[in-house]
Molecule: RNase P RNA; transfer RNA
Organism: Clostridiales bacterium
RNA sequence: CAAGCAGGCUGGACAGCCGCGUGGGCAGGCCGAAAGGCCGUCCAUGAGGAAAGUCCGGGCUCCACAGGGCAAGAAUAACGGGUAACGCCCGCCGAAGGCGACUUCAGGACAAGUGCAACAGAGAGAUACCGCCUGGCUUUGGUCCAGGUAAGGGUGGAAAGGUGAGGUAAGAGCUCACCCGCCGGCUCGAAAGUGUCCGGUGAUGUAAACUCUAUUCGGAGCAACACCGUGGAGGGGAAUUGCGACCGGCCCGGUCUCCCCGAGGAGGUGGCUGGAGCGCACCGGCAACGGUGCGCCUAGAUAGAUGGCUGUCAAAACAGAACCCGGCUUACAGGCCUGCUUGCAUC
RNA sequence: GCGGGCGUGGCGGAAUUGGCAGACGCACCAGCCUUAGGAGCUGGCGGGUAACCGUGCAGGUUCAAGUCCUGUCGCCCGCA
Numbered sequence: 001c002a003a004g005c006a007g008g009c010u011g012g013a014c015a016g017c018c019g020c021g022u023g024g025g026c027a028g029g030c031c032g033a034a035a036g037g038c039c040g041u042c043c044a045u046g047a048g049g050a051a052a053g054u055c056c057g058g059g060c061u062c063c064a065c066a067g068g069g070c071a072a073g074a075a076u077a078a079c080g081g082g083u084a085a086c087g088c089c090c091g092c093c094g095a096a097g098g099c100g101a102c103u104u105c106a107g108g109a110c111a112a113g114u115g116c117a118a119c120a121g122a123g124a125g126a127u128a129c130c131g132c133c134u135g136g137c138u139u140u141g142g143u144c145c146a147g148g149u150a151a152g153g154g155u156g157g158a159a160a161g162g163u164g165a166g167g168u169a170a171g172a173g174c175u176c177a178c179c180c181g182c183c184g185g186c187u188c189g190a191a192a193g194u195g196u197c198c199g200g201u202g203a204u205g206u207a208a209a210c211u212c213u214a215u216u217c218g219g220a221g222c223a224a225c226a227c228c229g230u231g232g233a234g235g236g237g238a239a240u241u242g243c244g245a246c247c248g249g250c251c252c253g254g255u256c257u258c259c260c261c262g263a264g265g266a267g268g269u270g271g272c273u274g275g276a277g278c279g280c281a282c283c284g285g286c287a288a289c290g291g292u293g294c295g296c297c298u299a300g301a302u303a304g305a306u307g308g309c310u311g312u313c314a315a316a317a318c319a320g321a322a323c324c325c326g327g328c329u330u331a332c333a334g335g336c337c338u339g340c341u342u343g344c345a346u347c
Numbered sequence: 348g349c350g351g352g353c354g355u356g357g358c359g360g361a362a363u364u365g366g367c368a369g370a371c372g373c374a375c376c377a378g379c380c381u382u383a384g385g386a387g388c389u390g391g392c393g394g395g396u397a398a399c400c401g402u403g404c405a406g407g408u409u410c411a412a413g414u415c416c417u418g419u420c421g422c423c424c425g426c427a
Base pairs, nucleotide, nucleotide: 001343002342003341004340005339006338007337008336009335010334012313013312014311015310016309017308018307020046021045022044023043024042025041026040028039029038030037031036048318052329053328055327056326057325058324059323060221061220062219063218073217074216075215076214077213079091080090081089082088093107094105095104096103097102108212109211113210114209115206116205117204129153130152131149132148133147134146135145136144137142138141161179162178163177164176165175166174180202181201182200183199184198185196186195188193225270226269227268228267235261236260237259242258244256245255246254247253277296278295279294280293281292282291283290284289348426349425350424351423352422353421354420357373358372359371366410375391376390377389378388379387393400394399403419404418405417406416407415
């Protein structure tokens, strides 16, 4: 210098004018008996790295539930650690890919049982089509018969571990050597796992097929939930009459209204943002992360504010909160930084 | 916020216990018929010379994927 790998940061800036939400101040103005409200004015503050998708995990609230177990359903899957928790993150092992930095993996069990493997092929989990061998028949020839054989041919993604030698009528893990796979022993390691000329064994593939094993999970969601709730309609009570009004001279009786209770629509208030919070330093840890100390406060609306115009510059992305938090995934112009790999050149 | 479903030629729509992708209808093209047009009948009809590719997109499992799994994009529906 070129090509790449991994990770992190940023997400227009400045100035002027106008405007909006929230909080606070005011000896200002208006309304009100007051509490207070409205307006004005001043100050402070005001979207994101994803606020998105709603794919996981929690907080919070209500419902269910003595406690425990089983079944059903769902999710996860090597090992160790982190965390409030997770299907997330870190480390590590194994497998696959890459010259490499590095990347990817749903990575338990098919040796519990069941299912499936189209077409082709003789045969798809059990087999004899061709071939080889033995015996029979016999016209001595094989379109014959019986049996043995998985070495060779052929089909297929896959055909009874592979190669070689021995062995045999021909063959075959039938035997042996080496290799491969699985199971067990021993060694090393915290474990997954590694090593092994220690022993056994030769078993098709498929569980992102049913299933089995281990672990986890009660349900719903801020439109949750709590409080207030004028008037109208409706329910219950008072009430086999308590007050009042009317009919009535009075009692009885009738009608109406008042009163009380609960639920609840509109509406209002809370929930609402100070929190598993952020920054810096030190310590522990390979890391994720944890601990200690100091400092900081950073939107809270309810039809929903966070905007518009002008000027300069390097003129540009994806996109906008609505209960909150930890992750994952997806979208994203331009710019900056760190570490590493390979190749070339020079010293 | 919670839950469910769908995506296949130009259009609709089959293929559903994984096994040759596009059955069937409409549209379109060519031929026949007709003086001509329509209707009717016959044939063709995803792309590509071919190899091959093709079920929204990107991956994966499997011998084999429209079908199974994961992620994602778009559309539709239900409840409060």